[in-house]
Context: one part of a larger RNA
RNA sequence: CACCGCCCGUCACACCAUGGGAGUCUGCAACACCCGAAGUCGAUAGUCUAACCGCAAGGAGGACGUCGCCGAAGGUGGGGCCGAUGAUUGGGGUGAAGUCGUAACAAGGUAGCCGUAUCGGAAGGUGCGGCUGGAUCACCUCCUU
Numbered sequence: 001c002a003c004c005g006c007c008c009g010u011c012a013c014a015c016c017a018u019g020g021g022a023g024u025c026u027g028c029a030a031c032a033c034c035c036g037a038a039g040u041c042g043a044u045a046g047u048c049u050a051a052c053c054g055c056a057a058g059g060a061g062g063a064c065g066u067c068g069c070c071g072a073a074g075g076u077g078g079g080g081c082c083g084a085u086g087a088u089u090g091g092g093g094u095g096a097a098g099u100c101g102u103a104a105c106a107a108g109g110u111a112g113c114c115g116u117a118u119c120g121g122a123a124g125g126u127g128c129g130g131c132u133g134g135a136u137c138a139c140c141u142c143c144u145u
Base pairs, nucleotide, nucleotide: 003108005105008101009100011098013095014094015093016092018090019089020088023085024084025083027081028080031077032076033075034074039070041068042067043066044065046064047063048062049061052059053058111132112131113130114129115128116127117126118125119124
């Protein structure tokens, strides 16, 4: 490379990450209840018992057994959290030469923009309110020469 310019959105294609999603599958730490090993501790009317007391009987002490509290693992239950996956669905990003139109940039050919309502393949249109960051024409005020 300067209007044969610039540029907007839908649609189509490819890739990337991501939200929703009936659910499914791991993991984590708790909670409630059930069960309860070893062991300490406590109780003990049963059994046994060398050291101590006693002449002896027996006693003290001890061991075992039994019972109880605590108690690891395990089981059941409803929740919590993290992750993976999931038919499908929503937008987003990126990608020289795809499709449809032409919304914006000049008064961009209906000035544009903001808010809102509504309508439409899409950019967008229309209504109402607001702004000038609107061109043109006329007038007024101000500034500079």